[in-house]
RNA sequence: GGCGGCGAGCGGCGAACGGGUGAGUAACACAUCGGAACGUACCCUGUCGUGGGGGAUAACACAUCGAAAGAUGUGCUAAUACCGCAUACGACCUGAGGGUGAAAGCGGGGGAUCGCAAGACCUCGCGCGACAGGAGCGGCCGAUGGCGGAUUAGCUAGUUGGUGAGGUAAAGGCUCACCAAGGCGACGAUCCGUAGCUGGUCUGAGAGGACGACCAGCCACACUGGAACUGAGACACGGUCCAGACUCCUACGGGAGGCAGCAGUGGGGAAUUUUGGACAAUGGGGGCAACCCUGAUCCAGCCAUUCCGCGUGAGUGAAGAAGGCCUUCGGGUUGUAAAGCUCUUUCGGCAGGAACGAAACGGUGGAGGCUAAUAUCCUUCAUCAAUGACGGUACCUGAAGAAGAAGCACCGGCUAACUACGUGCCAGCAGCCGCGGUAAUACGUAGGGUGCGAGCGUUAAUCGGAAUUACUGGGCGUAAAGCGUGCGCAGGUGGUUUUGUAAGACAGAUGUGAAAUCCCCGGGCUUAACCUGGGAACUGCGUUUGUGACUGCAAGACUCGAGUGCGGCAGAGGGGGGUGGAAUUCCACGUGUAGCAGUGAAAUGCGUAGAGAUGUGGAGGAACACCGAUGGCGAAGGCAGCCCCCUGGGUCGACACUGACGCUCAUGCACGAAAGCGUGGGUAGCAAACAGGAUUAGAUACCCUGGUAGUCCACGCCCUAAACGAUGCCAACUAGGUGUUGGGGAAGGAGACUUCCUUAGUACCGUAGCUAACGCGUGAAGUUGGCCGCCUGGGGAGUACGGUCGCAAGAUUAAAACUCAAAGGAAUUGACGGGGACCCGCACAAGCGGUGGAUGAUGUGGAUUAAUUCGAUGCAACGCGAAAAACCUUACCUACCCUUGACAUGCCAGGAAUCCCGGAGAGAUUUGGGAGUGCUCGAAAGAGAGCCUGGACACAGGUGCUGCAUGGCUGUCGUCAGCUCGUGUCGUGAGAUGUUGGGUUAAGUCCCGCAACGAGCGCAACCCUUAUCCUAUGUUGCCAGCACGUAAUGGUGGGGACUCGUGGGAGACUGCCGGGGUCAACUCGGAGGAAGGUGGGGACGACGUCAAGUCAUCAUGCCCCUUAUGUCCAGGGCUGCAAACACGCUACAAUGGCCGGUACAAAGGGCUGCAAGCUCGUGAGAGUAAGCGAAACCCACAAAGCCGGUCUCAGUUCGGAUUGGAGGCUGCAACUCGCCUCCAUGAAGCUGGAGUUGCUAGUAAUCCCGGAUCAGCACGCCGGGGUGAAUACGUUCCCGGGCCUUGUACACACCGCCCGUCACACCACGAAAGUCGGCAACACCCGAAGCCGGUGGCCUAACCGUAAGGAAGGAGCCGUCGAAGGUGGGGUCGGUGAUUGGGGUGAAGUCGAAACAAGGUA
Repeated sequence: GGCGGCGAGCGGCGAACGGGUGAGUAACACAUCGGAACGUACCCUGUCGUGGGGGAUAACACAUCGAAAGAUGUGCUAAUACCGCAUACGACCUGAGGGUGAAAGCGGGGGAUCGCAAGACCUCGCGCGACAGGAGCGGCCGAUGGCGGAUUAGCUAGUUGGUGAGGUAAAGGCUCACCAAGGCGACGAUCCGUAGCUGGUCUGAGAGGACGACCAGCCACACUGGAACUGAGACACGGUCCAGACUCCUACGGGAGGCAGCAGUGGGGAAUUUUGGACAAUGGGGGCAACCCUGAUCCAGCCAUUCCGCGUGAGUGAAGAAGGCCUUCGGGUUGUAAAGCUCUUUCGGCAGGAACGAAACGGUGGAGGCUAAUAUCCUUCAUCAAUGACGGUACCUGAAGAAGAAGCACCGGCUAACUACGUGCCAGCAGCCGCGGUAAUACGUAGGGUGCGAGCGUUAAUCGGAAUUACUGGGCGUAAAGCGUGCGCAGGUGGUUUUGUAAGACAGAUGUGAAAUCCCCGGGCUUAACCUGGGAACUGCGUUUGUGACUGCAAGACUCGAGUGCGGCAGAGGGGGGUGGAAUUCCACGUGUAGCAGUGAAAUGCGUAGAGAUGUGGAGGAACACCGAUGGCGAAGGCAGCCCCCUGGGUCGACACUGACGCUCAUGCACGAAAGCGUGGGUAGCAAACAGGAUUAGAUACCCUGGUAGUCCACGCCCUAAACGAUGCCAACUAGGUGUUGGGGAAGGAGACUUCCUUAGUACCGUAGCUAACGCGUGAAGUUGGCCGCCUGGGGAGUACGGUCGCAAGAUUAAAACUCAAAGGAAUUGACGGGGACCCGCACAAGCGGUGGAUGAUGUGGAUUAAUUCGAUGCAACGCGAAAAACCUUACCUACCCUUGACAUGCCAGGAAUCCCGGAGAGAUUUGGGAGUGCUCGAAAGAGAGCCUGGACACAGGUGCUGCAUGGCUGUCGUCAGCUCGUGUCGUGAGAUGUUGGGUUAAGUCCCGCAACGAGCGCAACCCUUAUCCUAUGUUGCCAGCACGUAAUGGUGGGGACUCGUGGGAGACUGCCGGGGUCAACUCGGAGGAAGGUGGGGACGACGUCAAGUCAUCAUGCCCCUUAUGUCCAGGGCUGCAAACACGCUACAAUGGCCGGUACAAAGGGCUGCAAGCUCGUGAGAGUAAGCGAAACCCACAAAGCCGGUCUCAGUUCGGAUUGGAGGCUGCAACUCGCCUCCAUGAAGCUGGAGUUGCUAGUAAUCCCGGAUCAGCACGCCGGGGUGAAUACGUUCCCGGGCCUUGUACACACCGCCCGUCACACCACGAAAGUCGGCAACACCCGAAGCCGGUGGCCUAACCGUAAGGAAGGAGCCGUCGAAGGUGGGGUCGGUGAUUGGGGUGAAGUCGAAACAAGGUA
């Protein structure tokens, strides 16, 4: 010195792309379709150029300041950096003469010529300048489209337009000056809230609805706000300046920063990944190129987040193994499942091989082009070499081996899938309905099952179903819903006809509708997901051509819609004025006397100061009887004596006229009952408030006596009603019939009048049709058209807030939070009603007797107790289970025992069973001794049956629980007359009909009628008994006649006549007569008959109700106990007692008590029995004993009655409790705790309050008798007979029931349902003195950066000038605009707030009883 690399700087290009995010934005931001006044670096095409000069400055060097970031000074230097000059095809300006304005070089090659050389020159490539055009990109403008709120209705000052100027790349109020006063808005301006838009995505049959992740297009943003610079392009994500907030550094003086790039961190959150590889491919930037850069991109990693594909094995295998679970204990199921045997090997693991994605670029050679050229460059052909992050990955091969690989949810219904155990309204489940309180398919677990499967389930969200916002495709009489009514602008809509037009409409062509997506047909990954080629589609918008039916528009015509004129008619239509009689009240006077008035009954009130009553006269106000009506009029509200004035509307008739003038109607305007308000009048009656009297638990009510506002008038407000036909207005069409009001016409008639037709109203019935049904039905709720209003689950709520209106009261407009799973309509069946009609029952009434008062008995509750065992509890528990508690019974308590057990079956061993005696103990029990050897088979040994003892185990046992797990049985409604079915018919249906109706019955009994016809369970009858007769039979029954006999007796012979017993029959059926009645059923009367209309009584109890009663009769599921909740035993208890309740007994007395005498039953019972007779005892009873297993004997004398006597109204000669004494009987035993007898005692009680009960005829009442149970014990219970009444007018009332009907908000069914205050708890909301924030504006102040404008002075290399200086530029300063900030008064939204208001919800709270029935006052 050269080259290469790294690196700073100058210069160029890029950095405005690519990547991220969706804060803002309701806007020309986006989408679609158009438009004109623009720009454009790089790229392409074309034309013309690229000449000649100049002055600087980084780097660098030196120096200085600063903690740093960084800055400054001096000096040197280059360029494609910068600046003049020349030239000007275009370009620009122009007064059309003219004027203005440009550039840059670098690299390669070279034959001739020139030059000392550099080089000139030529040429190629890359650049540079000017102009024109293109492509792509960008800027601007217009139309149309796409969110919510009207509780946002007015907004706007550069605002709208014009002229001029400025400004921009460009049109334009884009900006400025001046002028004008415009512009937008109900087709929704402004304001508020929310939001990036689109292609598309999800869903849906579609129309729609919701959304806008990924991919793609556009927009906006880059810490927040503002600003410009540079540049072709930015007002710029990784640029600059300023302000602000935040973080960091600092030497306190100052500085630095911006992940909504890729990774990553923190925070927040239910939740979201690696601080990876590579530029190999695709793409981008720079570069001539090599190449460099690229968290774009391509790959890899993480995540079952999604989509797709694959595996976890296949075949065989019944002893249906073991185990599990269930079980009816037989079995079933898991389950061919497993094991076993035979196979296969995907995926995974191991080993080996191994890609596509890569060909451009580049080298070499050839050809062509540019060129003077074999340089370079370009094009092309051939050839060569290189290049892979993924990755040794996809893929292929090999060997081994069933080997490594299944879960999750669910199983009550919806909804596929069931059992066991545990739990016991607990724990828990739950999408909705709802499960769980001792048998849970619903909780938890297990077994099993069902569904899906590398997933499954949950949560959140969207669409669907949802015709549940209804355009397609809903409604409004009663379910939510017709404005109270009319007039009417805008709007919507509109009769007949002609012509034109072509906005709508329709048809054709054409442009566009990006790509992707969806769809169709192909292709590529083994398939699929996925990728890819083509097509179709993109339902839209624009342009253009055509058509002229329909709608619109324009012009013309018409008369049917509408209206006007003419002539009638009806009317409580409206307004004003006048006038009339009746009645009420008051006043005056007369007559007259003690009450009047009022009510369910009363009282307050009025009245002897003369009321009420009555007569006469007067005053005043309000309303208009009869006519009067389903009548008339009016838009609705509404309108009523009569007359006058003014006035609106309707309707009819025939003609004339106008010529669509019509209909509807958001906003608007007007009217609008009653009550209420204001001012002034008036006030007779009535009458809120108020007062008093009653009623009542209370009674701020209903009833009564008074009574003020008000009611009336005038004027002004209010503006609401169940303002209803709960039915908007208009028009057209669609069977009829009957009445009525107004008008017209026709026929008949002498007339009165009658009949028919028509039109406008107004009622009823009804066809088709409609309707959920009810119902509507030419006056529609039918069929259509037009327009308006309104609805979208109940409550909160027609409320709050805000607005508007109002004097106020309040009206109007009108939410949300929260809460519920309903609220509601119509109809059905029941039940119920202080609804109706009819009917029945000892239901009432009429009677008779009781009960409630007394004593004691029995049962119950309660209290007590060691225990007082348990059950039954309104009727329908309480003399009930119990037809017998001293022990037993007995289940309870206390104490003592037993444990295969007191009892059953099975096994083994022994023994016959059994009987007798002794000890201990309260006994159970225990311990000794003795007797005894049976039956069947067998020769015997032995075996068997039966019984006893011992042993082990299965098991026994339980009066333990659950009657709300059950069977069976029973009660009750109720011996009430009902309850159902088949078929048919009607109804969408629930259901109805039948079964209702007219009669009748005790009866759904029967008859008649009937869209019903039949049938069943009930009723009745059949059964038993009783009443009469016949017949058969005749002992133990009977005895008339015959005979015998006795003191007497059917005692005896005998008899069957009678009674009676036992069988069999007859009889009674409304059969007969008469009246009534539908020629009926039936009923009334009568005859006959023992009995008459079911002759009396009994048994017999429909469908069902009461979770009625009973697990303690019995049976039984489940649970529980198992040396005890079982079993045995002794004693006790079930009997205990202050008071309470229920059923009965006995009484209170003379219709009686007592004494004596005397008459007449039936039905039963009897051998562990009934017991005559005799004897004893006052008696209970005892002793003895005949008879009888009973039509034979006994119980066993029936009593009341009748006859006679006595008592004489009293706590007694009533009554008999209680107590003392003495006895009897039963029984192992009468203490707790039996019954009876005798003597004595002699209580309460003198007929019973409120209330309540039985009974209708052989009944009530009264009187005895018997039986079951039972050793004994009966006032109870079940039977029997004797004596033997009264009353029933009648169905108003009480109770219960039946049938029909009606209302219902009840259906657990009136013992139902249900409302409000108050009290308590919780929740959300409103108001509130205030208070704290957000947002957007307005006014003023301050005013950064910056652009623009001005500028004395200052500074400055290029150009001009010789120079001075000039031109030009710069800093500085000033000004306009200007972000943030400050001040102020308002607006609006939100948070919070002592206190307060209502609302909602909550388990059984309090007070009442408002509604549902006539809800007890509709």
Record summary: This is a predicted structure of a 1418-nucleotide RNA (small-subunit ribosomal RNA) from a metagenome.